[in-house]
RNA sequence: GCGCCCGUAGUUCAGCUGGAUAGAACGCUUGUUUCCGAUGCAAGAGGUCAGGGGUUCAAAUCCCUUCGGGCGUA
Repeated sequence: GCGCCCGUAGUUCAGCUGGAUAGAACGCUUGUUUCCGAUGCAAGAGGUCAGGGGUUCAAAUCCCUUCGGGCGUA
């Protein structure tokens, strides 16, 4: 350089067959429980879905491009 894959919450990921409030687990915060803590239970906060543009009534999802990471190849 070329080809392929990946980028979604603090972390690990699902969702990628376009569709109605963007989710799970762990973590975090508060409450409850306890003498205190852990565990359990309940509630909550936290996201420009890597950036930009396009298609569409509608985009995390499709197309183009840029950036970052990984693998293969000479």